[in-house]
Large-subunit ribosomal RNA, domain I, 531 nucleotides, folded computationally. It was read from a public genome assembly. Its Rfam family is "Bacterial large subunit ribosomal RNA". Model confidence (mean pLDDT): 83 of 100.
Context: one part of a larger RNA
RNA sequence: AGCGUAUGGGGAAUGCCUAGGCUCUCAGAGGCGAAGAAGGACGUGAUAAGCUGCGAUAAGCUGUGGGGAGAGGCACAUACUCUUUGAUCCGCAGAUUUCCGAAUGGGGCAACCCACUAUAUUGAAGAUAUAGUAUCCGCAAGGAGGCAAACCCGGAGAACUGAAACAUCUAAGUACCCGGAGGAAGAGAAAACAAAAGUGAUUGCGCUAGUAGCGGCGAGCGAACGCGCAAUAGCCCAAACCAGUAUUGUUACGGCAAUGCUGGGGUUGUAGGACCACGACAUUAGAAGCAGGAUGAAUUAGAACACUUUGGAAAGAGUGGCCAUAGACGGUGAUAGCCCGGUAUAAGUAAAGAAUGUGGAUAUAGUGGUAUCCUGAGUAGUGCGGGGCACGUGAAACCCUGUAUGAAUCCGGCGGGACCAUCCGCCAAGGCUAAAUACUCCUGAGAGACCGAUAGUGAACUAGUACCGUGAGGGAAAGGUGAAAAGAACCCUGAAUAAGGGAGUGAAAUAGAUCCUGAAACCAUACGCUU
Numbered sequence: 001a002g003c004g005u006a007u008g009g010g011g012a013a014u015g016c017c018u019a020g021g022c023u024c025u026c027a028g029a030g031g032c033g034a035a036g037a038a039g040g041a042c043g044u045g046a047u048a049a050g051c052u053g054c055g056a057u058a059a060g061c062u063g064u065g066g067g068g069a070g071a072g073g074c075a076c077a078u079a080c081u082c083u084u085u086g087a088u089c090c091g092c093a094g095a096u097u098u099c100c101g102a103a104u105g106g107g108g109c110a111a112c113c114c115a116c117u118a119u120a121u122u123g124a125a126g127a128u129a130u131a132g133u134a135u136c137c138g139c140a141a142g143g144a145g146g147c148a149a150a151c152c153c154g155g156a157g158a159a160c161u162g163a164a165a166c167a168u169c170u171a172a173g174u175a176c177c178c179g180g181a182g183g184a185a186g187a188g189a190a191a192a193c194a195a196a197a198g199u200g201a202u203u204g205c206g207c208u209a210g211u212a213g214c215g216g217c218g219a220g221c222g223a224a225c226g227c228g229c230a231a232u233a234g235c236c237c238a239a240a241c242c243a244g245u246a247u248u249g250u251u252a253c254g255g256c257a258a259u260g261c262u263g264g265g266g267u268u269g270u271a272g273g274a275c276c277a278c279g280a281c282a283u284u285a286g287a288a289g290c291a292g293g294a295u296g297a298a299u300u301a302g303a304a305c306a307c308u309u310u311g312g313a314a315a316g317a318g319u320g321g322c323c324a325u326a327g328a329c330g331g332u333g334a335u336a337g338c339c340c341g342g343u344a345u346a347a348g349u350a351a352a353g354a355a356u357g358u359g360g361a362u363a364u365a366g367u368g369g370u371a372u373c374c375u376g377a378g379u380a381g382u383g384c385g386g387g388g389c390a391c392g393u394g395a396a397a398c399c400c401u402g403u404a405u406g407a408a409u410c411c412g413g414c415g416g417g418a419c420c421a422u423c424c425g426c427c428a429a430g431g432c433u434a435a436a437u438a439c440u441c442c443u444g445a446g447a448g449a450c451c452g453a454u455a456g457u458g459a460a461c462u463a464g465u466a467c468c469g470u471g472a473g474g475g476a477a478a479g480g481u482g483a484a485a486a487g488a489a490c491c492c493u494g495a496a497u498a499a500g501g502g503a504g505u506g507a508a509a510u511a512g513a514u515c516c517u518g519a520a521a522c523c524a525u526a527c528g529c530u531u
Stems, first nucleotide, its partner, number of pairs: 001530009015516001016480002020451002022448007029440002031147002039100003042055003046078001050074002061094006070082003105114003115133007135144003151182001152180004162169001166216001192199002203230005213221002234432003237376001241264010269410001271375004275369004284363002289358003295352001299347003305320005321338002323327001329341003381405008391417001412427005467474002487515001490502004
């Protein structure tokens, strides 16, 4: 010096654990805000740096219901208090709620500065206190503004990429941005589909089908009819006509006409309605109010086990029992139906309040006739330019519209994928509409061939913290003594409040706070072998 064995140091892997995550299911909730939100700043404790709570009434105040012995948050110490005259705690309802922030009296470098008006102190200057003083919409009453995870509707709208290059095309009407709404939104009661047979608003799902098609016919894009299912719900205006009213025009001063507003009427395609005639007051639905009281917070009751044995400890093993509408789960010194909390089940209640009953506002209908009137106009359609439809201009229908034009009026009009005829379907140019569908910032209950501290959220812990950056922004590490602190009295060495050795606790201290287990690298000591 190397190798080996042993004993330690060092180190933190591994194993075990879970207080935290992840993904879902069911139910709830789906908003908060000028009555000042979300989010903050600063305060607030006997002592108080952080988190939590709260707001100058400041880890809290009041009322009320529950509850029944300890309590003064995390937080384990000291002091001092509170509490059976019922505290702490839990539920419900209130009070208080500084300053900033939409921030709103004006300003401002957020959490600060400075005003005006009225009233009071007060008679004046000044000061203080209380209240008010932003903008927009609206005649007024009143409303709006800002924030919020996704879902939804509208406006605006890329590129990387793919096409093995690239320009039409794709990515994609995606991302990003803006506006708006709701618990859902949007759509929606045929100017729809279909095809010689029929269907009968919309929405969503499974097929149809990667089909028919579109496509530098490349890459790619990609329906519908029809069938099956979920859920089902249908309605109201405009107009004709009638009445009232206001204004205007005109007048022979009797009126007449036009326009606007209000009420009645009326709402469809086998056309319907007005109007005229007849008939009737039916049928069905049903608001407010009243009664009713299911449900409903905290909460309450809630069965049944002993002995022996091993052990530090029994829930283990052995023996013999018991309960079960409860053998879910968690805890307890190891693995407990019967030890504890619970669980099945039952009970109870404030605010609120379903079904149901009553009530009856209100809404709703028929037959026949067809001379006249009405049935949504800068609309439908057309030219040019675009966009949307699976459909890239194509034979390109259909829908939307920038621009230029521009009908018909029921003997009417639109559609059925150029166009025409026949045939068939339907009635545009006004509006409303639940459910089935989408989503989850949030609350409760539950689940997992999900993770188990380099994993799972970035975050199991004072985490969006520390720290970095002018800033936008980036962004960690860090869990485990023990069943119980029983957390090592006392003694010794030492300069020592360091550290260690005894002693003591404990099942264990090589569980001693750098604390479960404690691998490897690396270091040391002892012994053996080899050179």